[in-house]
RNA sequence: GAGACCACUCUGGAAAGCAGGGGUUCUCCGGAACCCCUCGCCGAAGGUGCAAGCCGCGCCCGCGCGGCGAAGCUCUCAGGCACCAUGACAGAGGGGGAGGA
Numbered sequence: 001g002a003g004a005c006c007a008c009u010c011u012g013g014a015a016a017g018c019a020g021g022g023g024u025u026c027u028c029c030g031g032a033a034c035c036c037c038u039c040g041c042c043g044a045a046g047g048u049g050c051a052a053g054c055c056g057c058g059c060c061c062g063c064g065c066g067g068c069g070a071a072g073c074u075c076u077c078a079g080g081c082a083c084c085a086u087g088a089c090a091g092a093g094g095g096g097g098a099g100g101a
Stems, first nucleotide, its partner, number of pairs: 005096002008093005017039001019038008040081003046077001047075001049073001053068007
């Protein structure tokens, strides 16, 4: 006496319906929470898919098949669509990494 990386705490952090119907519970009687159904939406929890390239096999030597292979792309399974909350990611703090490069 370092970094990658890991978790924790704090801070910042987008999008999209205060949608309609039914039911249950609570109620300060204003409403709230949860479940089911319907339609419309969002992408930044998580998850799906894959380009170049690389590898292998076959073969008519130029093709075919298979595998590995990224994301703020993609899908929209999950999650979400006033506020709250969640939130990829970013910053800060101490800790682990570490009797260690």

Annotation
Glycine riboswitch aptamer from Streptomonospora litoralis, 101 nucleotides, folded computationally. The sequence is in RNAcentral, with records from Rfam. Its mean pLDDT, the model's own confidence on a scale to 100, is 82.